[in-house]
Molecule: c-di-GMP-I-UAU riboswitch aptamer
Organism: Desulfuromonadales bacterium
RNA sequence: CUCCGAAAGGGCAAAGCCAGAGUGAUCUGGUGACGCAAAGCCACGGGUCCUGGAGACAGGACAGCCGGGUUGCCGAAG
Numbered sequence: 001c002u003c004c005g006a007a008a009g010g011g012c013a014a015a016g017c018c019a020g021a022g023u024g025a026u027c028u029g030g031u032g033a034c035g036c037a038a039a040g041c042c043a044c045g046g047g048u049c050c051u052g053g054a055g056a057c058a059g060g061a062c063a064g065c066c067g068g069g070u071u072g073c074c075g076a077a078g
Stems, first nucleotide, its partner, number of pairs: 003078001011036002016031006034064001040070003044067003047062006
């Protein structure tokens, strides 16, 4: 230094509920804690969802659906 991964400290926060924004998917704040080593960030590819449209298509949402990119905490034993 790399692999693996124990412990400790800290971090994030699903569903539900309350308030607000949006036609909507969904988002923001509070509460809550199912989970998470990238559950930090980026809609680039696929996917799902929403809105408009007869359709072709157009515009959106999701990073906690799967890839990819980028930054990044600790480190016992082996």